[in-house]
Predicted 3D model of a 98-nucleotide RNA (SAM riboswitch aptamer (S box leader)) from a soil metagenome. RNAcentral holds the sequence, with entries from MGnify. Its mean pLDDT, the model's own confidence on a scale to 100, is 77.

RNA sequence: UCUAGACCGGCUGAGGGACUGGCCCUUUGAAGCCGGGGCAACCUGCGCCCAGCGUGAAGGUGCCAACUCCUGCGGGCCCGAAUUCCGGGUCCGGUAGA
Numbered sequence: 001u002c003u004a005g006a007c008c009g010g011c012u013g014a015g016g017g018a019c020u021g022g023c024c025c026u027u028u029g030a031a032g033c034c035g036g037g038g039c040a041a042c043c044u045g046c047g048c049c050c051a052g053c054g055u056g057a058a059g060g061u062g063c064c065a066a067c068u069c070c071u072g073c074g075g076g077c078c079c080g081a082a083u084u085c086c087g088g089g090u091c092c093g094g095u096a097g098a
Base pairs, nucleotide, nucleotide: 001098002097007036008035009034010033011032015025016024017023019072021070022069037064038063039062042060043059044058045055046054047053048052068096073093074092075091076090077089078088079087080086
C1' cells in the first nucleotide's frame, strides 16, 4: 500500500480460493510442472528542488476469478424482535494475510 490491471498452449488428473465460518471456482479440466505472453512499479537504473518526487521497464521480485471474495476483534448508526439477551444491514478502526 492492497475496491485498478493482466493470458495462451502443452503435460497431468481432483482439487482450489492462506486459516475459521460462509459463499464461490473447477472434468466446458482444479492445484502443480514446462514454454511463451501480459499487468504492475517494491528493489536496482536515470534525473531533481533529494527524510522525498518524477521517469523508465533492461535486470531481480510480485501478480494475471470474484473488493485481500465476504467474515473473525472492538466501536458508532439503522432495522427486526421487544425494555435484558439475540439476529440482520452499514460505516470506521484493528487482527490476520499478501